[in-house]
RNA sequence: GCCCGGGUGGUGGAAUGGCAUACACGGCAGGCUUAAGAUCUGCUGCCAGCAAUGGCUUGCGAGUUCGAGUCUCGCCCCGGGCA
Numbered sequence: 001g002c003c004c005g006g007g008u009g010g011u012g013g014a015a016u017g018g019c020a021u022a023c024a025c026g027g028c029a030g031g032c033u034u035a036a037g038a039u040c041u042g043c044u045g046c047c048a049g050c051a052a053u054g055g056c057u058u059g060c061g062a063g064u065u066c067g068a069g070u071c072u073c074g075c076c077c078c079g080g081g082c083a
Stems, first nucleotide, its partner, number of pairs: 001082007010025003018066001026044006045056004059075005
């Protein structure tokens, strides 16, 4: 240099172009316990707001589309292959 795969909450990881973050782990609160562990229940992306609610968010930038994590282009980073 060329080719292939990948980048998504705190972590792993799913998502047919149609509610972004299912599910699991972790965290917080509560039940149970003398106390803990195990277990059960609820909550758990970020920002603003007393709240209701609003806005933002899938590596970065652009494009297509009514609508993009998903398709297209450029760039950055990680892994593999060829030379």